Background: The RNA shown here (Glycine riboswitch aptamer) has 105 nucleotides and comes from Paenibacillus montanisoli. The coordinates come from a structure-prediction model, not an experiment, and the mean pLDDT is 77. Rfam family: Glycine riboswitch aptamer. Rfam links the family to the GO term glycine biosynthetic process. The RNAcentral record of the sequence draws on Rfam.
C1' cells in the first nucleotide's frame, strides 16, 4: 500500500394468515332505552411462518465389525411450544453507508 471473509452500527426494503365468534368492562359518539362502532380482558373454532425454539440428510468421529449403535451435524425444510392473523409494532433476509478487521497481491 491493495483492502476478502465474518463481526458491530444506522438508513431503508421486507411476505404470510379470521378488522372470525361468545361473555364481561370502559370512556365516546345527539337527550333516554336498546342497537352498532372502538378499547381491554377471559373463552371456542379456523389459520400464518420469515423473531425465538425444537426435529432432520448426507459427511465425519467413536464403540464394534455378519450386522448394527452412540455422538456431532444445515436451513427459507418439518413442526407449530412461543409469537402472530386490519393499522401500528414486529418481521428471517437484502441493498447502501460507516467501524472494526487482516485473507489475497
Nucleotide at each position: 500500500a491493495u483492502g476478502a471473509a465474518a463481526g458491530u452500527a444506522a438508513c431503508g426494503g421486507g411476505a404470510g394468515a379470521g378488522a372470525c365468534u361468545g361473555c364481561c368492562g370502559c370512556a365516546u359518539g345527539g337527550c333516554a332505552u336498546g342497537a352498532c362502532a372502538g378499547c381491554g380482558g377471559c373463552g371456542g373454532c379456523g389459520c400464518c411462518g420469515a423473531a425465538g425454539g425444537a426435529g432432520u440428510a448426507a459427511g465425519c468421529c467413536u464403540u464394534a465389525u455378519c450386522a448394527a449403535a452412540g455422538g456431532u451435524g444445515a436451513a427459507u425444510c418439518u413442526c407449530u411450544c412461543a409469537g402472530g392473523c386490519a393499522a401500528a409494532a414486529g418481521g428471517a433476509c437484502c441493498u447502501u453507508u460507516a467501524c472494526c478487521g487482516g485473507a489475497c497481491g
Description
Taxonomically the source falls in Paenibacillus (Bacteria, Bacillati, Bacilli, Paenibacillaceae).